c-di-GMP-I-GGC riboswitch aptamer, 74 nucleotides, folded computationally. It matches the Rfam family "c-di-GMP-I-GGC riboswitch aptamer". The family is grouped with related families in Rfam's "c-di-GMP_I riboswitch clan". Gene Ontology term of the family: cyclic-di-GMP binding. The coordinates come from a structure-prediction model, not an experiment, and the mean pLDDT is 88.

RNA sequence: GAACGAAAAGGCAAACCUAUUGAAAGGUAGGGACGCAAAGCCACGAGCCCUUUGGGGUAGUCGGGUUGCCGAAU
Numbered sequence: 001g002a003a004c005g006a007a008a009a010g011g012c013a014a015a016c017c018u019a020u021u022g023a024a025a026g027g028u029a030g031g032g033a034c035g036c037a038a039a040g041c042c043a044c045g046a047g048c049c050c051u052u053u054g055g056g057g058u059a060g061u062c063g064g065g066u067u068g069c070c071g072a073a074u
Stems, first nucleotide, its partner, number of pairs: 003074001004071002011036002016031006034060001040066003044063003047058004
């Protein structure tokens, strides 16, 4: 340094509820934790969801790109 994932600190936050926004999927904020080492960021490829068929959404479906905390064992 890379793989890897014990511990500790810190972090994120599924379902569900409330408010708000959207035609919908869904987004945002608060509460809440099932989980997460990229569950940080990017819709580039595939998948899936919605659709007014123009398109939109999903990064917590997988791949890819990019940045990044800690350091036991191997």